[in-house]
RNA sequence: GCGGAGGGUUGGAUGACCGCUGCGGUCGCUUUUCAAAAGCGGCGCAGAGGAAAGUCCGGACUCCAAAAAGCAACGGUGCCGGGUAACGCCCGGGCGGGGUGACCCGACGGAAAGCGCCACAGAAAUAAAACCACCACGGAUGAUGUGGUACGGGUGAAACGGUGAGGUAAAAGCUCACCGCGGGGUUGGCAACAGCCCCGGCAUGGCAAGCCCCACCGGGAGCAAUGCCAAAUAGGGACCACGUGCCGUUUCGGCGGCGAGGCUGCUUUUGCCUCAGUCGGUUCGGGUUGGCAGCUAGAGCCUUUGUGGUAACGCAAGGGCAAGAGGAAUGGUCAUCGAUCGCCUUUGGCGUGGACAGAAUCCGGCUUAUAGACCCUCCGCGCGC
RNA sequence: UCCCUGGUAGCUCAAUGGUAGAGCAACCGGCUGUUAACCGGUAGGUUGCAGGUUCGAGACCUGCCCAGGGAGCCA
Numbered sequence: 001g002c003g004g005a006g007g008g009u010u011g012g013a014u015g016a017c018c019g020c021u022g023c024g025g026u027c028g029c030u031u032u033u034c035a036a037a038a039g040c041g042g043c044g045c046a047g048a049g050g051a052a053a054g055u056c057c058g059g060a061c062u063c064c065a066a067a068a069a070g071c072a073a074c075g076g077u078g079c080c081g082g083g084u085a086a087c088g089c090c091c092g093g094g095c096g097g098g099g100u101g102a103c104c105c106g107a108c109g110g111a112a113a114g115c116g117c118c119a120c121a122g123a124a125a126u127a128a129a130a131c132c133a134c135c136a137c138g139g140a141u142g143a144u145g146u147g148g149u150a151c152g153g154g155u156g157a158a159a160c161g162g163u164g165a166g167g168u169a170a171a172a173g174c175u176c177a178c179c180g181c182g183g184g185g186u187u188g189g190c191a192a193c194a195g196c197c198c199c200g201g202c203a204u205g206g207c208a209a210g211c212c213c214c215a216c217c218g219g220g221a222g223c224a225a226u227g228c229c230a231a232a233u234a235g236g237g238a239c240c241a242c243g244u245g246c247c248g249u250u251u252c253g254g255c256g257g258c259g260a261g262g263c264u265g266c267u268u269u270u271g272c273c274u275c276a277g278u279c280g281g282u283u284c285g286g287g288u289u290g291g292c293a294g295c296u297a298g299a300g301c302c303u304u305u306g307u308g309g310u311a312a313c314g315c316a317a318g319g320g321c322a323a324g325a326g327g328a329a330u331g332g333u334c335a336u337c338g339a340u341c342g343c344c345u346u347u348g349g350c351g352u353g354g355a356c357a358g359a360a361u362c363c364g365g366c367u368u369a370u371a372g373a374c375c376c377u378c379c380g381c382g383c384g385c
Numbered sequence: 386u387c388c389c390u391g392g393u394a395g396c397u398c399a400a401u402g403g404u405a406g407a408g409c410a411a412c413c414g415g416c417u418g419u420u421a422a423c424c425g426g427u428a429g430g431u432u433g434c435a436g437g438u439u440c441g442a443g444a445c446c447u448g449c450c451c452a453g454g455g456a457g458c459c460a
Base pairs, nucleotide, nucleotide: 001381002380003379004378005377006376007375008374009373010372012337013336014335015334016333017332018331020047021046022045023044025043026042027041028040029039030038031037049356053367054366056365057364058363059362060361061222062221063220064219066270068268069267070266071265074218075217076216077215078214079093080092081091082090083089094108095106096105097104098103109213110212114211115210116207117206118205131153132152133149134148135147136146137145138144161179162178163177164176165175166174180202181200182199183198184197185196186195187194188193226293227292228291229290236284237283238282239281240280245258246257247256248255249254259275260274261273262272263271286459287458300321301320302319303318304317305316306315307314308313341351342350343349344348386456387455388454389453390452391451392450395409396408397407398406403440411427412426413425414424415423433449434448435447436446437445
């Protein structure tokens, strides 16, 4: 210098004017008898993101007559260890694959528990079987028949371990060496796994992102959760189901006991709810499209130092930061500068004027979109000293 | 905010993991004096996109894109 790998930061700047939303106190005005409260106006402060997105995972929180235990069903996860509130996320390691390398990728449990599938081609697709071929014998060195073989050819995505040697009529794990595979032992490692030794002649084709088996995890619904206030209507119609209990006591409101029915699959335990009501469920019709709370300070986030850890991350101390709208604010105009791009008469001039995108209960992740700018570390090749 | 369904020829829809088809429409030819109907033939596909599993994917898995639908409160 050229080409690459990994990681991080940023995501136009400054000012003026006019608006919008929230909060705070203060000032003024209005409603009101004063106060309080509410409304309006002025002043002050704050006001989108790294993904606010997709809604794909995990939680917080709330409700479901409780969500405690077990089972079943259903769904999910899937090498090992660690981190975390938790996770399908992150970190480290193992194994396999790719790259000269920095480094990258992997749904990576089980196919000797069982079932299923493997089109076409091919003799044959996991069940025993031989098309061409090789060898022996009969026959006439042919055609052909009988038997042996599964080394070679052919088909296919895949053909019943591979290479070499021995062996044989020809052959074959038939025998041997090495490799692969399986079993056992041992050493190292928390483990996944790896090394070494011994045994087995091969028994075990592929697919589990087919059913399934094994291990682990998960009760369901979701802020349109949920609670309260207000307004309006025909406080209505149809269908379905349950039950109309007994005793005691009473201040007549209830309370206690027994019983019956029930508590979004079943069982158990304790617990809870109801027992005749202007009750429950489904549905049709009608009304309202108001307000308040939940609502933003929480497993917070960022950062400095110390400390434990290879790391993710934890602990301690200190500092800083914070939208809370709700048919939904976070905007507009102007001036100066300006990344980028275009054009030209190129030490420059003129024009353009910033990607993806915008909170909606809140957090931790993942995934996807993203113009440009900047920084750090590393690898390969070439050249020079 | 939450949930569900779908995407295949111009249109409406099929297709056990095994060559992507049917009807209508389009085009060409025939029949007819002509048109329609009818008869014969032809063309037309990134199965929404991108990856993966598999020998093989429209189908199975993952991530995106697009379209459609449903769920509130009072009583």
Two RNAs folded together computationally: RNase P RNA and transfer RNA, 460 nucleotides in total. It holds a member of the Rfam family "Bacterial RNase P class A". By type it is a ribozyme. Rfam links the family to the GO terms dimeric ribonuclease P complex, tRNA processing and ribonuclease P activity. Model confidence (mean pLDDT): 76 of 100.